Molecule: transfer RNA
Organism: Actinomycetota bacterium
RNA sequence: GCUCCCUUAGCUCAGACGGCAGAGCGCUUCCAUGGUAAGGAAGAGGUCGACAGUUCGAUUCUGUCAGGGAGCU
Numbered sequence: 001g002c003u004c005c006c007u008u009a010g011c012u013c014a015g016a017c018g019g020c021a022g023a024g025c026g027c028u029u030c031c032a033u034g035g036u037a038a039g040g041a042a043g044a045g046g047u048c049g050a051c052a053g054u055u056c057g058a059u060u061c062u063g064u065c066a067g068g069g070a071g072c073u
Stems, first nucleotide, its partner, number of pairs: 001072007010025004019056001027043005049065005
């Protein structure tokens, strides 16, 4: 230098042929126990990496950029 992949909750990740954003773990509250752990229930937590384009509508499609990773030279 070229090609490809990833970026979504505190962490690990899923997701939608474009139409309300999710799981597990973690956190908070409650139940339960003599008490603790395990267990059960409820809840909080997100400008979906940034900017632009297309669209009635973009987290999803397109482009550029940023960060991370892999391969080739």